[in-house]
Model confidence (mean pLDDT): 82 of 100. A computed fold for a 75-nucleotide RNA from Fructobacillus sp. EFB-N1, annotated as transfer RNA. Taxonomically the source falls in Fructobacillus (Bacteria, Bacillati, Lactobacillales, Lactobacillaceae). It matches the Rfam family "tRNA". It is annotated as a transfer RNA. From the family's description: Transfer RNA (tRNA) molecules are approximately 80 nucleotides in length. Gene Ontology term of the family: triplet codon-amino acid adaptor activity.
RNA sequence: UGCCGACUUAGCUCAGUUGAUAGAGCACCUCACUAGUAAUGAGGGGGUCAGCGGUUUGAGUCCGCUAGUCGGCAU
Numbered sequence: 001u002g003c004c005g006a007c008u009u010a011g012c013u014c015a016g017u018u019g020a021u022a023g024a025g026c027a028c029c030u031c032a033c034u035a036g037u038a039a040u041g042a043g044g045g046g047g048u049c050a051g052c053g054g055u056u057u058g059a060g061u062c063c064g065c066u067a068g069u070c071g072g073c074a075u
Base pairs, nucleotide, nucleotide: 001074002073003072004071005070006069007068008067011026012025013024014023020057028044029043030042031041032040050066051065052064053063054062
């Protein structure tokens, strides 16, 4: 450098893929409990689902291109 494949969703790790309201755990914030801290319990905030385009009444999900990460093969 070329070819092939997988992956990209919340701050982090990941679900959601039979197309129909975007979720969990941890972290963060508030409150309760405590002499105080931790733990525990209750509540809360946080996302243009990598980007662009297409199909569809409807796309995180299907298709194409681009970018990034990882792996395999070739040179």